[in-house]
Molecule: transfer RNA
Organism: Actinomycetes bacterium
RNA sequence: GCGCCCCUAGCUCAACGGUAGAGCACCAGAUUCUUAAUCUGGAGGUUGGGUUGUUCGAGUCACCCGGGGCGCA
Numbered sequence: 001g002c003g004c005c006c007c008u009a010g011c012u013c014a015a016c017g018g019u020a021g022a023g024c025a026c027c028a029g030a031u032u033c034u035u036a037a038u039c040u041g042g043a044g045g046u047u048g049g050g051u052u053g054u055u056c057g058a059g060u061c062a063c064c065c066g067g068g069g070c071g072c073a
Stems, first nucleotide, its partner, number of pairs: 001072007010024004018056001026042005048065003052062002
């Protein structure tokens, strides 16, 4: 330099173009002599950035920028 893939909650990842979710972690409660485990509930998101485009509607499609990975040279 060329090609492909990834970026969503603290972490790991989901989500046919139609209300953004799960597990773990965190907080509270139940249980326990206490802790752990278990159970119940809760909080947590400008979906990497865009004053861009398409669409009735964009996490999802297109484009620009940034970051990361793999392959080729």